[in-house]
RNA sequence: AUGGAGAGUUUGAUCCUGGCUCAGAACGAACGCUGGCGGCGUGGAUUAGGCAUGCAAGUCGAACGGGAUCUCUUGGAUGGAACCUUCGGGCGAAGUCCGGGAGUGAGAGUGGCGAACGGGUGAGUAACACGUGGGCAAUUUGCCCCUAAGCCCGGGAUAGCCCCCCGAAAGGGGGAUUAAUACCGGAUGUGAUCGUCUCGCGCAUGCGAGAUUGUUUAAAGGUGGGGAUCCUUCGGGACCUGCCACUUGGGGAUGAGCCCGCGGCCUAUCAGCUUGUUGGUGAGGUAACGGCUCACCAAGGCGAAGACGGGUAGCUGGUCUGAGAGGAUGACCAGUCACACUGGGACUGAGACACUGCCCAGACUCCUAUGGGAGGCUGCAGUCGAGAAUCAUUCGCAAUGCACGAAAGUGUGACGAUGCGACGCCGCGUGGAGGAUGACGGCCUUCGGGUUGUAAACUCCUGUCAUGAGGGAAGAAUCGCUCGGCCGUGAAUAGCGGCCAAGCUUGACGGUACCUCAAGAGGAAGCCACGGCUAACUCUGUGCCAGCAGCCGCGGUAAUACAGAGGUGGCGAGCGUUGUUCGGAUUUACUGGGCGUAAAGGGUGCGUAGGCGGUCUCGUGUGUCGGAUGUGAAAUCUUACCGUCCAACGGUGAAACUGCAUUCGAAACUGCGGGACUAGAGUACAGGAGGGGAAAGUGGAAUUCUCGGUGUAGCGGUGAAAUGCGUAGAUAUCGAGAAGAACGCCGGCGGCGAAGGCGACUUUCUGGACUGAUACUGACGCUGAGGCACGAAAGCUGGGGGAGCGAAGAGGAUUAGAUACCCUCGUAGUCCCAGCCGUAAACGGUGUGCACUUGGUGUGGGCGGCUUUGUCCCCGUCCGUGCCGGAGCUAACGCGUUAAGUGCACCGCCUGGGGAGUACGGCCGCAAGGCUAAAACUCAAAGGAAUUGACGGGGGCCCGCACAAGCGGUGGAGCAUGUGGCUUAAUUCGAUGCAACGCGAAGAACCUUACCUGGGCUUGACAUCCAGCUGCUUCCCUCCUGAAAGGGAGGGGUCCUUCGAGGGUGCUGGACAGGUGCUGCAUGGCUGUCGUCAGCUCGUGCCGUGAGGUGUUGGGUUAAGUCCCGCAACGAGCGCAACCCUUGUGAUUAGUUGCCACUCCGAAAGGAAGCACUCUAAUCAGACUGCCUGUGACAAGCAGGAGGAAGGUGGGGAUGACGUCAAGUCAGUAUGGUCCUUAUGUCCAGGGCUGCACACGUGCUACAAUGGACGGUACAGAACGAGGCAAUACCGCGAGGUGGAGCAAAUCGUAAAAACCGUCCUCAGUUCGGAUUGGAGUCUGCAACUCGACUCCAUGAAGCCGGAAUCGCUAGUAAAGGCGUAUCAGCUACGACGCCUUGAAUACGUUCCCGGGCCUUGUACACACCGCCCGUCACAUCAUGAAAGUCGACUGCACCCGAAGUCACUGAGCCAACCCUUCGGGGGGGCAAGUGCCGAAGGUGUGGUUGAUGAUUGGGAUGAAGUCGUAACAAGGUAGCCGUAGGGGAACCUGCGGCUGGAUCACCUCCUUU
Repeated sequence: AUGGAGAGUUUGAUCCUGGCUCAGAACGAACGCUGGCGGCGUGGAUUAGGCAUGCAAGUCGAACGGGAUCUCUUGGAUGGAACCUUCGGGCGAAGUCCGGGAGUGAGAGUGGCGAACGGGUGAGUAACACGUGGGCAAUUUGCCCCUAAGCCCGGGAUAGCCCCCCGAAAGGGGGAUUAAUACCGGAUGUGAUCGUCUCGCGCAUGCGAGAUUGUUUAAAGGUGGGGAUCCUUCGGGACCUGCCACUUGGGGAUGAGCCCGCGGCCUAUCAGCUUGUUGGUGAGGUAACGGCUCACCAAGGCGAAGACGGGUAGCUGGUCUGAGAGGAUGACCAGUCACACUGGGACUGAGACACUGCCCAGACUCCUAUGGGAGGCUGCAGUCGAGAAUCAUUCGCAAUGCACGAAAGUGUGACGAUGCGACGCCGCGUGGAGGAUGACGGCCUUCGGGUUGUAAACUCCUGUCAUGAGGGAAGAAUCGCUCGGCCGUGAAUAGCGGCCAAGCUUGACGGUACCUCAAGAGGAAGCCACGGCUAACUCUGUGCCAGCAGCCGCGGUAAUACAGAGGUGGCGAGCGUUGUUCGGAUUUACUGGGCGUAAAGGGUGCGUAGGCGGUCUCGUGUGUCGGAUGUGAAAUCUUACCGUCCAACGGUGAAACUGCAUUCGAAACUGCGGGACUAGAGUACAGGAGGGGAAAGUGGAAUUCUCGGUGUAGCGGUGAAAUGCGUAGAUAUCGAGAAGAACGCCGGCGGCGAAGGCGACUUUCUGGACUGAUACUGACGCUGAGGCACGAAAGCUGGGGGAGCGAAGAGGAUUAGAUACCCUCGUAGUCCCAGCCGUAAACGGUGUGCACUUGGUGUGGGCGGCUUUGUCCCCGUCCGUGCCGGAGCUAACGCGUUAAGUGCACCGCCUGGGGAGUACGGCCGCAAGGCUAAAACUCAAAGGAAUUGACGGGGGCCCGCACAAGCGGUGGAGCAUGUGGCUUAAUUCGAUGCAACGCGAAGAACCUUACCUGGGCUUGACAUCCAGCUGCUUCCCUCCUGAAAGGGAGGGGUCCUUCGAGGGUGCUGGACAGGUGCUGCAUGGCUGUCGUCAGCUCGUGCCGUGAGGUGUUGGGUUAAGUCCCGCAACGAGCGCAACCCUUGUGAUUAGUUGCCACUCCGAAAGGAAGCACUCUAAUCAGACUGCCUGUGACAAGCAGGAGGAAGGUGGGGAUGACGUCAAGUCAGUAUGGUCCUUAUGUCCAGGGCUGCACACGUGCUACAAUGGACGGUACAGAACGAGGCAAUACCGCGAGGUGGAGCAAAUCGUAAAAACCGUCCUCAGUUCGGAUUGGAGUCUGCAACUCGACUCCAUGAAGCCGGAAUCGCUAGUAAAGGCGUAUCAGCUACGACGCCUUGAAUACGUUCCCGGGCCUUGUACACACCGCCCGUCACAUCAUGAAAGUCGACUGCACCCGAAGUCACUGAGCCAACCCUUCGGGGGGGCAAGUGCCGAAGGUGUGGUUGAUGAUUGGGAUGAAGUCGUAACAAGGUAGCCGUAGGGGAACCUGCGGCUGGAUCACCUCCUUU
């Protein structure tokens, strides 16, 4: 030294790249809402658009003539008041007229100075306009200061005034007269100028000084004072002395002019510009240099370091921002420039080409008598217009300054003040303290409360501001005048000048600032925000609507995002919004970025300008560094102090102004000049390697064709075919010949070349690199904008050639289509010569050169060493070419001595995606097209690398009744049942791929019931509470009406009591009930599914920037993430397994209702006795790869075996990880929200849920003889039973009835069938099959019509094993057989859940289908392939290109016309000054007028640039649900892409060449490790 902050948004997540957006500060601002006071600032940014009105530049009488008016005075005339009067008159004022003088001094004029300043604006200007520093030896400068000298003598006019005339006016003309500091002549000449000479100086031209008998050249007076003398028109003058002017010089100061170096905008889609142009000579012109102008001569001058052109713009000090460097800007203040209605021009003047001057032209406005005239607010106010938008037609010259004047003074919209505007900055206030029942109200609420909130009320105070009253400044210094003093000038005590003191006099603001008093909390708070960024949260309303939004994004019924409210946060007389600038943005990167894949290396080389450049030395001093000096205006910024109470604001000083110039010094580095060197570079010499290039020639194999021979029916082609060829002899085969193109093997991440590229052999010509050893040159080097050359394939032009291949084309297939992929043909082309084209994924996606930085291992070409029979190893080295890898780098992938590492030099390129490598313009090309290269508009992303998943018509491994092997079914029939559909008043609702459909429903005739029709009720069918009436005390019975519910009527009976009441009930009213109404996408809970699949995770550690990985991958093994081994992992959890139940064996215990072997009784039944057996049901045992052999890795395990009832999880069940499907369920219950409330609630009757052309699912029964019928006969398990199961017995053909023993059950009951044994049936729509229908019954029930089950008699349908397709099952399984139970009055059960009986077949195997697991790979998917996504077409909107043209703007060139005016010439007309004169005039000089050059505006023609518009047309962008296809992403189903050419509705397809930014499999080689 005080100085640097980030965030949101691409993704499922990550890192990076990269854009967009936000937070900050600022403003001459505007808009919205709001608004108390003061101070200081500031305020027409747009139409440089138009302007009414007033003011903004005058002043001087001490330059001049004159003088209105007024005052004073005076002379004359007239007049005659008043007074006096001798009434005759006198005196005679005012007034009037004619004069004189003095004072005053209006208006106008002559003259002087000023008006060129001050004030305004920023149109023009890209320029010596500005800034900065210099120069003028190339200049000027009024007023001012200093200095020298002078100021003499004359003259003639002219305004004004007066008269006349013209004109509407503006104005003009004529005549007469007059003054000056106006004008003119002469004199003088200190001087100055010119000429000449001398000296000195300097950067060239030159400059300065001096001398000079030379030349030319000046003036004006005004006003004070004075007293001797003189003159006088009596005013005065001469004279003396001041002051102010005037003239000529010199110097200064100030201002101005000119010249130069340097500095500060964009555009190359502006590349060439220029004829007074560049220079010279001469002349003119200017204050002055100069092509400034002209004549002549020469042909130059400028330009890539950007000329010329186009666009934009006043410049600066400064201002804003920024850490700074920068970026943006140029209000106010200050410096400067330019402009003054537009364009041109000069005049005057010291100064102008002049804001409120002149002339001309033009546009506009005004007046007019129509003939003519007038005007210029970009001065101050003000007005209109346009605009989002910017003030008073104020006061004053009191201060500061300016002009004039001797001065007083006058003038001054400069300035000083006030007013208006929250426009900005700063300050102040709207009160302070206390105050809890935490009041009321509001809001929220889980209903308890919370919050607003000490906030209010209330109590006690204070008095700023505002209000009223009173007092009351500073700003004022003077100038001047009066008087006094001192000094100077002077003859002077005069005057004048200077200084000092006293007095008088001057204030717009303004009775303002300020001070005092009074009263009273009294008059004074809003705005924005509250999803994240970003401080601040809830309720209600709304329901992808209305709306919000800076970005991301909110809103589709629970919105902290919309709107309102409450609350909260922020700021506060303001707060937000919009716009703009800088910042953040290191997002143009100087400080301070990049280019392998994100945007970005030129296709390659040669080389010009330029940039950069080896070692030593000398010089120089360009850059560089240091000192000094000058300058860098003031203000501003910073800082110290000070003044307003503070602050804003201001004052004084300091610092700073990073710059420029001059000068002195230093000499390392750089530059320049000289000299030297050899390490860079090159040359010479000797070698070997090579598909380097060009030309000529030669060769063999193959294909096709032709001819001939042999030979016969096919060939060919494909996934399969067909088109095609072939009996006119193909294909095949042999021989001969022809033609063109390409060169097998060698051949290799091998070689050569700058790249493109180059491959048979030989010869010729030719380029380059490499190695080796010496010699030579002596920096000759590197890079390289422009430029030049080369440059695959395709393509183009002309001429050849044409075998094969093959765009286009034709045909055949494929397909929904197939303008394709496949096949058969086939033209351009492919080949050669000559010439164009100039592009590619022209790629290592990596510019060139040099240097440096650990290694390993191949390979090509040389050389050396060692050593040999041998360049065979080996070692080393140079050049090239690969792989792996260290440090380092990188976002990562990866690169890694061949760098993407570390540095240097130079070039090219990038700055979000799309639009677009496009349009327009230019250049090139025959064309195709190439090169260069935008904008409008639009999006918030587009991208890179890597991660985890998911997916693949990718790969590997593995599993599953997944396939296969089998058995039995479904799909066909009839019936049952569910669903869809249809129907209906209603056919209630839900479930919908697997995972809805004999599902919710384990039982719809009423009920159920939710649906429909009709009839009723309204605190309700049900719960709780309150108030009132109080009625009745609950309750029961009867009657009427009615389908019932309900309504109405009557009767009977009746609690408790302390007499207050209590309990109950009814009615009325209010809270509330009620809802199978809605939302399963607001939810809980439960459930399904993947799937009983083997997975899903965590802690710590390690790896990675990170997402994440590792563990969990690998080698084995398993049913299994089961186990073993290995391993940067070590452990653990949820799953697996096991533990549980059941079943299979045994033991123990226990024997009743179970059992009955032994024993007894009995004819038997049975009983006693017993608990051995069975069984029951409790506890145990048993099985663990434990043992053996083999195998395996000495493992885990696997195979076999023994033993065992059982053997490798013994069988079965229960058990379902993390999660997925917004899966299912608001109708099981619960539940948020929402809706209904005499109805969507509730009660009742009847109907419906059972309706039937049809379709589907699930079943039952069958089609028969492995069967059916009849008869006989045997054996279960598990259940259930009291409003029940029901035996024996009797009746009925039967369902069933009667009846009721026994049994609340190991005791009684329900209670078996197939099988087995016999007989019949004999292959038939049957003795199969039983639907359907008729009749008769039974049972349940209030009730079987819609709409129950069962029985009997009769009837006897379809159906003879089932198309495509499809389901289940691996053993006590399938298949077959019956039995039981729940629900239930009964039943639609053929369903569901269980039970036992009988009891098989098959599995070679994992290629394929389906599902799943693990690893790996690709990905543009992540809502995750039911993904993503491309193009045409159609519609809408937007911007834009082209376009016959049309209309403007600016401008070039040529020509015409030519105003004013300068200049030049003429000047017959006219003219006072001076000269001459004979007085007539002449001369000199000038004016008018004319002519010429130039010349504004205008006109004509022809170009250029630019803008607007334009029928039509081209593409582009955008837009919830349009059409056609499916191109790309996976091997995307034909790998994709690049260039080019052709074709096609479209994406695209095909040919040729190229690339990997292609998956997969196999092989080879190399590398790493051993």